[in-house]
Predicted 3D model of a 1482-nucleotide RNA (small-subunit ribosomal RNA) from a metagenome. Its Rfam family is "Bacterial small subunit ribosomal RNA". Gene Ontology terms of the family: structural constituent of ribosome and ribosome. Its mean pLDDT, the model's own confidence on a scale to 100, is 84.

RNA sequence: AGAGUUUGAUCCUGGCUCAGAUUGAACGCUGGCGGCAUGCCUAACACAUGCAAGUCGAACGGGGGCAGCAAUGCCCUAGUGGCGGACGGGUGAGGAAUACGUAGGAAUUGGCCCACGAAUGGGGGACAACCUGGGGAAACCCAGGCUAAUACCGCAUACGCUCGUGAGAGGAAAGCGGGGGACCUUCGGGCCUCGUGCUGGUGGACAAGCCUACGUCCGAUUAGUUUGUUGGUGGGGUAAAAGCCUACCAAGGCGAUGAUCGGUAGCUGGUCUGAGAGGAUGAUCAGCCACACUGGGAUUGAGAUAUGGCCCAGACUCCUACGGGAGGCAGCAGUGGGGAAUAUUGGACAAUGGGCGCAAGCCUGAUCCAGCAAUGCCGCGUGGGUGAAGAAGGCCUGCGGGUUGUAAAGCCCUUUAAGCGGGGAGGAAAGCCGGGGCGUCAAUAGCGCCUUGGGGUGACGUUACCCGCAGAAUAAGCACCGGUUGACUCCGUGCCAGCAGCCGCGGUAAUACGGGGGGUGCGAGCGUUAAUCGGAAUUACUGGGCGUAAAGCGUGCGUAGGCGGCGCAAUCAGUCAGCCGUGAAAGCCCCGGGCUUAACCUGGGAAUGGCGGUUGAGACGGUUGGGCUAGAGUGGGCUAGAGGAUCGUGGAACUCCCGGUGUAGUGGUGAAAUGUGUAGAGAUCGGGAAGAAUACCGAUGGUGAAGGUAGCGGUCUGGGGCCACACUGACGCUGAGGCACGACGGCGUGGGGAGUAAACAGGAUUAGAUAUUCUGGUAGUCCACGCAGUAAACGAUGAACACUAGACGCCGGGGGGGUGACUUUUCGGUGUCGUAGCUCACGCACUAAGUGUUCCGCCUGGGGAGUACGGCCGCAAGGUUGAAACUCAAAGGAAUUGACGGGGGCCCGCACAAGCGGUGGAGCAUGUGGUUUAAUUCGAUGCAAUGCGAAGAAUUUUACCUGGCCUUGACAUUUGGGGAAUGCGCAGAGAUGCGCAGUGCCGUAAGGAGCCCCAAGACAGGUGCUGUAUGGCUGUCGUCAGCUCGUGUCGUGAGAUGUUGGGUUAAGUCCCGCAACGAGCGCAACCCUUAUCCCUGGUUGCCAGCACUUUGGGUGGGAACUCCAGGGAGACUGCCGGUGAUAAACCGGAGGAAGGUGGGGAUGACGUCAAGUCAUUAUGGCCCUUACGGCCAGGGCCACACACGUGCUACAAUGGGCGGUAUAGAAGGCUGCAAACCCGUGAGGGGGAGCCAAUUUUAAAAAGCCGCUCGUAGUCCGGAUUGGAGUCUGUAAUUUGACUCCAUGAAGUUGGAAUCGUUAGUAAUCGCGGAUUAGUAUUGCCGCGGUGAAUACGUUCCCGGGCCUUGUACAUACCGCCCGUCACACCAUGGGAGUUGGCUGUACCAGAAGUCGGUCGCUUAACCUUCGGGAGGGCGCUGACCACGGUGUGGUCAAUGACUGGGGUGAAGUCGUAAUAAGGUA
Repeated sequence: AGAGUUUGAUCCUGGCUCAGAUUGAACGCUGGCGGCAUGCCUAACACAUGCAAGUCGAACGGGGGCAGCAAUGCCCUAGUGGCGGACGGGUGAGGAAUACGUAGGAAUUGGCCCACGAAUGGGGGACAACCUGGGGAAACCCAGGCUAAUACCGCAUACGCUCGUGAGAGGAAAGCGGGGGACCUUCGGGCCUCGUGCUGGUGGACAAGCCUACGUCCGAUUAGUUUGUUGGUGGGGUAAAAGCCUACCAAGGCGAUGAUCGGUAGCUGGUCUGAGAGGAUGAUCAGCCACACUGGGAUUGAGAUAUGGCCCAGACUCCUACGGGAGGCAGCAGUGGGGAAUAUUGGACAAUGGGCGCAAGCCUGAUCCAGCAAUGCCGCGUGGGUGAAGAAGGCCUGCGGGUUGUAAAGCCCUUUAAGCGGGGAGGAAAGCCGGGGCGUCAAUAGCGCCUUGGGGUGACGUUACCCGCAGAAUAAGCACCGGUUGACUCCGUGCCAGCAGCCGCGGUAAUACGGGGGGUGCGAGCGUUAAUCGGAAUUACUGGGCGUAAAGCGUGCGUAGGCGGCGCAAUCAGUCAGCCGUGAAAGCCCCGGGCUUAACCUGGGAAUGGCGGUUGAGACGGUUGGGCUAGAGUGGGCUAGAGGAUCGUGGAACUCCCGGUGUAGUGGUGAAAUGUGUAGAGAUCGGGAAGAAUACCGAUGGUGAAGGUAGCGGUCUGGGGCCACACUGACGCUGAGGCACGACGGCGUGGGGAGUAAACAGGAUUAGAUAUUCUGGUAGUCCACGCAGUAAACGAUGAACACUAGACGCCGGGGGGGUGACUUUUCGGUGUCGUAGCUCACGCACUAAGUGUUCCGCCUGGGGAGUACGGCCGCAAGGUUGAAACUCAAAGGAAUUGACGGGGGCCCGCACAAGCGGUGGAGCAUGUGGUUUAAUUCGAUGCAAUGCGAAGAAUUUUACCUGGCCUUGACAUUUGGGGAAUGCGCAGAGAUGCGCAGUGCCGUAAGGAGCCCCAAGACAGGUGCUGUAUGGCUGUCGUCAGCUCGUGUCGUGAGAUGUUGGGUUAAGUCCCGCAACGAGCGCAACCCUUAUCCCUGGUUGCCAGCACUUUGGGUGGGAACUCCAGGGAGACUGCCGGUGAUAAACCGGAGGAAGGUGGGGAUGACGUCAAGUCAUUAUGGCCCUUACGGCCAGGGCCACACACGUGCUACAAUGGGCGGUAUAGAAGGCUGCAAACCCGUGAGGGGGAGCCAAUUUUAAAAAGCCGCUCGUAGUCCGGAUUGGAGUCUGUAAUUUGACUCCAUGAAGUUGGAAUCGUUAGUAAUCGCGGAUUAGUAUUGCCGCGGUGAAUACGUUCCCGGGCCUUGUACAUACCGCCCGUCACACCAUGGGAGUUGGCUGUACCAGAAGUCGGUCGCUUAACCUUCGGGAGGGCGCUGACCACGGUGUGGUCAAUGACUGGGGUGAAGUCGUAAUAAGGUA
């Protein structure tokens, strides 16, 4: 410090997720030791049991026990009394301010403690305990009697105390203990002295109360709140200020700088995180607050409204004799419960601290220790060295090996920790008891202080630590290994089981699931979950944004607020500087010290951005005073304009009405129809009525704040611009709330209504058509008045000001020049392009989206949703404000490359068109689907499967079915043994079985080769699966002209450029231009064939000339010609003319056998279709192994209601039949082609010459031509089908061959929608040959020649393709994407008659305990008294306040509710096709 994830890829925006640190944690697996910490976060739920606050006999009486004869002494303590139970300990419910934090303040108090000075005199009356009696189950209580005090009450005195202006008035006390020389004594003591206590006062220390300022969570879907409320006066009250309380008076107080209300929460030092700023948090430790079962209340006291006190009410629990009582663990342990979860009913007061006491001492669950828990942090160990045969085993393997791995074993060592035994600090010093000194004192008593000595005090504790003994002995796991993110392989599984933080893995080769091996990380721990901060600049103060990603209010005016021009002076609350106070300790940081180290503990320092005080400074800012004119405004002149309101008025057009002319249609559409018209329309002419809108000018124009605004004239009126001067003197900018304006549509009332036109009706279109289109047509549109208040109210761009290159227009005004046309300059407005700059890019660019300042508004992932609820507004419609649950990992912006478009442009192709001939109808052949079957083997399935694999299924083939057989196998390699091979016979459907005969070849004589049989295991074998694991081959786009690269340049980038553009071409062919320059694969050419010529050669081919001839190139001969097969020539836009740009090229021409690629073939770029093929072959993986392998016989692949494809033959006269007759090319032939000749009507048979082929043969070419016949008919067309008879091949012709003859003679008379081929030696037509084969193709396939056309205007349209461009929400790419209803399931949520509960307001009732007040019904020790009584008190009664409770009525929150609304999610459901391309109606 970043990373993953939106896309085909890119940049950006933006969310989600991860890596880090941390925790009072929990859970899973595992677990050796020690140190130091920590340990109910949930039910402030309920609690059994024990303990947690007592102490003092030196305050007091009394009682009991012990010792003693007794006096008396010692010990204990129920009671009176004192002090303490207000500390310590726990918890965080409540509380958003009566709290906390920081800094201050004045009107206060204080027991114990310290210091100072003063006093401590004299009296009195009671009450417990106790005794007696009584009540009660108990708790406990009542009556009478006795008694003490440091208990209680007066009196005296009283200061510097209190009150009071003053005079003056008022107000205290207590004793106890130790010692003792003189003196006195009632023998108790007095007295002296010391200590301690008590009383009042002053000051301090420490503590407490009160007040002020500032700070301290969320919500405005909480906007108004308050009546003791705000202030005053009188009175009361408190320790103390104060409405703290009360009476009266005034009407204030608080609030947008957020009052009130609702929700949540103990606050802080600190803790966690973070670079910091911040964010989160408030366990342990420390400070403060609050609470003690819930609510209320006071008493006592220095202090409480009191955790282990009291009273009352309530809930709960317990006891009870039913009358009544008792209780409060949020103290320490512990129990139940809740919960994912948190410990022992331990030891000790030894230390520290606290209470009481003179002290000893007692008490102390505070505390110190121990126990439990890996809960956290820190430390240590589980051994060290050596050890290669790289052992065994495991795992992997390409079978060679690799890895586990020096790891183990083995050998040599060590002994920390644990274990056993022994030793052994420190935490302990005081108090206490002696000695000495000092002080007090009359005192060597006593007491206090200092010093010295003594013995004794340890829960922890079997302490820490040290020594000895034995032995590697007792001690390693957890998570992960697809990317993020360090770490890889095998097996199993097969979208199953499962994983997953995000992206995502798993559908037969999973580094992602589970296991194994190996590895990586950490290590007595490791992972997971939860939570916080970080990363997140993802709330942006530091440090973000708003044209299109989320985001500028529709526009203006203006309040509060914020901000504010240039000089001068004064001042100082902002600002800055110095000093002072505070900022508790602990913690963090730094430097030291102590535990063997560390964690931990400890000493010192630093820091503590803050707050307060004080002294200064005076720039900036504020304030005040006084100026200025550049901002702003006012006055004057001129000026443009659809600026606004209102009144009037014009013409054109539409419609309607009236009249004339006139006759059959009109109107409307893609085409029609509805409509209208013979009752006279439409057309045309004249007249009239009414309403609305204002052609031309007109614009890229003007104007207005925006919405908006258009004939012409009048009236009223707002704002702007320009020019020159004068004046005011900052008067300014922005603007939360507020107010006003605000298109269209809508609403209300009243008018108006020509045209147009939601709704509605009809006609069309359509599968449907509640649309588009047509004919009608009502609200509305218009006017007046009111409401409404929204728009893609857009420049998707808030307002104001300043600054920052230019160029070219348009509108308005001013100046200069010119006679003028015009030109130049300046101010304001409105546009286009563009520099710098900005921007993710697109783009913006003086009219900024640049650079700055000020102010306002708004945004924070998508959906849910601008929805729900609530509030406000509205007559309503609705508007405004505006969530959550739930759900997804994206949603989005700009640009890029493709693909696509019922987008555009250019171009090509038998693509259309123009022709010719077909298919689709018939019969047959063949292939396919389907069906059938024991099997009808398998594959191929739009073009690009279907006369395809198959260049030939009767058996074989053959893979299928039935039946019969074999198991190292029909075939390969290897080991051992034996044997020649082979032939024959029998059985059997055959495979096969049984039997008989028989002994080979080479040889250098060692042996070798091949074949057969037997046995055994390794293995063979598989047309079994996967073409979506593959190689290879092939199809297709497409013989289309494209596809790319290097370097450079441009761009943040994907990418672009080149390859686009202008021409041209069959062509990315070539030329020109150009930030490109070059290159590669394709195109073309090179290759084959064909067309012309030449050279060479001349048999089997040829024959011009010559000769012979049986008249046949037959022979001699010839080498000219044809031909054959080798080599060459030729054609290149080379030449001429024109066009073009002087180019490329095109057009025409000449010459030429051939002319612009001469014709044909071979040749197929990068890639696409997971195209086809595991059944040609090869091959990974899986599967079968007496079978899914192998052999055999028979059957099947040939079935047949039907559907499709491809063909053949026809339907006839351009023809059929018969007869005669002419002319090819190419190919084949020894398992062969076969001549002549003979037989047969024929298939064929016999025959065998010739030929291994330019020799012989298949072999007849057929259309054609010449004759004859048929005469338009189901025929002398057509030949299917069937019967009979034959021929040939073959082991075999039944299923199921071909051919021949005779007979038979079906459908069919040119073929619906639709559709195919073809541009020249082509179509059409005619025959011939070959491969395959024993045979089977006159119909398939591959070839060959014969005869031999027609047409192409042209590119609008259909199909396919190429280039450029455009749009896109597509990228498995339009066979794409995608919307809504409905149906089903699940989830959360709104409404809902209501129901239940919580909190709370208000009105009233009621009123415990208590306090305060009243009262004389009863009562009363101290004091006073004139002795009657009084003062004062108590009880009772009563008033006020008030908790609980009750009644009524509101508010609010939560839960629930028949039914209901929409929303979300879900694999393939239904209906349509709204959006995305002009998305087919933008």